About this RNA
Predicted 3D model of RNase P RNA and transfer RNA as a complex of 455 nucleotides.
[in-house]
């Protein structure tokens, strides 16, 4: 040059006019005027985790629910660091991840057999069994017949085997001898796996290196299920205090407690349901003090953490963060111009989306463009 | 704004993880003058990506649509 891998940012800029919110200050009490703040990397999906607030405290068990390789991180998470194992790529680097030898369940068609496996084609037929055979069979010798040789020989019923064919996604190790009537870990060497047992290494998930055992013992836990761990329940429409209008009236029961126990605490001026009836106001939560933000060195392999210094940064309850002209600057067409690097000049185009109790994570959306790192190939010194 | 539930031919409904099937409606022949009924006969789907299985309409994860419910006073 080319191809590709991984990580991080950015999401136009300034100026005019005109406009919306929220504080604060003045003037004035429908309002003005000035200062100043005013969307995102996902504000989104609502998919975990949490803060916080109600439920009295938030206790045991069983049940359910959720996570899943190991160690660390952190308020916590199913996030994120590292590193183990297996897979895939020449590589950089992706992408999976408790347990199927605890026990049940599933494995459609095909197929012979689908899980302490089975015989359809095959091969055999040593044992029995029938049948033929010393009145010569089978076979040989011989173009053939006769002759001659001389003991067994056929059949696959019983019955063996599982090497090879075939069928599936999936078929109960490989090769090679020996074996045997064919055969087969049946036996024996190496090879692959697994298991046990010893030694080392690593906190650990694992690894390494030696020995024994023919042990070969499918897949699926996003099937029940077993291990470990975590989880009370509900959600700002939590909850808390005010103002206002109306009508009251059944029916049931202990009640915090929501699957079910058991403990513990409160108790009918108490609580659930159903009818009805009256409201759509108001202030708090809640928006300055926080797992806040920026930054500087320090500790660590890394997520992070500990600390100094500076900062204060939307916030309503019809819901505010725009419209519009300029000029710059990105992109893509087209014309001119230059030999070219480019310069001009016109149109077009700039995404996905928008806070609503607050954080932290994941998803999934997204025109265009920037920076860094590292890997392979090719060239040239 | 928060919970809860669901998505299969146009329409309404079935389907123990193992050929996605029935009704009504469309469409083409028949039948009839002609239309209708009635007879054959065919067309048409699992919301969309991805994953787990040998296999997915069912299991999972993640997007998209739909549909319900709720405050306060007393």
């Nucleotide at each position: 040059g080319g191809a590709g891998c991984c990580g991080g940012c950015c999401g136009g800029g300034c100026g005019g006019c005109c406009g919306c919110g929220g504080u604060c200050c003045c003037g004035g009490u429908u309002c003005g005027g000035g200062a100043u703040c005013g969307a995102g990397g996902a504000a989104a999906g609502u998919c975990c985790g949490g803060a916080c607030u109600c439920c009295g405290c938030a206790g045991g068990g069983c049940g359910c629910g959720g996570u899943g390789c190991u160690g660390g991180g952190u308020a916590a998470c199913a996030c994120c660091c590292a590193g183990g194992c297996g897979g895939g790529g020449c590589a950089a680097c992706c992408c999976g991840u408790g347990g199927a030898a605890a026990g049940u369940g599933c494995c459609a068609c095909a197929g012979a057999g689908a899980a302490c496996a089975g015989a359809c084609c095959g091969c055999c037929g040593a044992u029995g069994g029938c049948u033929c055979g010393a009145u010569g069979a089978c076979g040989g010798c011989u173009c053939g017949c006769c002759g001659c040789c001389g003991a067994g020989a056929g059949c696959a019923c019983a019955g063996g085997c599982a090497a090879g064919g075939g069928u599936g996604a999936a078929a109960c190790g490989g090769u090679g001898a020996g074996g045997u009537a064919a055969g087969a870990g049946c036996u024996c060497a190496c090879c692959a796996g697994c298991g046990c047992g010893a030694g080392g290494g690593g906190c650990g998930a694992c690894c390494c290196u030696c020995g024994c055992g023919g042990c070969u013992c499918g897949g699926c836990a996003a099937a029940c299920c077993c291990c470990a761990c975590c989880g009370g329940g509900a959600g700002c429409a939590a909850g808390g205090c005010c103002a206002g209008a109306c009508a009251g009236g059944g029916a049931c029961c202990g009640g915090a407690c929501g699957g079910c126990c058991c403990g513990u605490c409160c108790g009918a001026u108490g609580g659930u349901c159903c009818c009805g009836g009256g409201u759509a106001g108001g202030c708090c939560g809640c928006a300055c003090c926080g797992a806040g933000g920026g930054u500087c060195g320090c500790g660590g392999a890394g997520a992070c953490g500990a600390g100094g210094c500076c900062c204060c940064c939307a916030g309503a309850g019809g819901g505010a963060u725009g419209g519009u002209c300029g000029c710059c600057g990105c992109c893509u067409c087209g014309c001119c111009c230059g030999c070219g690097a480019g310069g001009g000049u016109g149109a077009g185009g700039g995404a996905c989306a928008g806070a609503a109790u607050c954080c932290g994570g994941c998803u999934u959306a997204c025109a265009g463009g920037c920076c860094g790192g590292c890997u392979c190939c090719u060239c040239c010194a | 704004u928060g919970c809860g539930g669901g998505g299969u031919c146009g329409u309404c409904u079935a389907a123990c993880g193992g050929c996605a099937g029935g009704a009504c409606g469309c469409c083409u022949g028949g039948c009839u003058c002609u239309g209708g009924a009635c007879c054959a006969g065919g067309a048409a789907g699992u919301u969309g990506g991805g994953g787990u299985u040998c296999g997915a309409a069912u299991c999972c994860c993640u997007g998209c649509c739909c549909c319900g419910c709720a405050g306060c006073c007393a």

The coordinates come from a structure-prediction model, not an experiment, and the mean pLDDT is 78.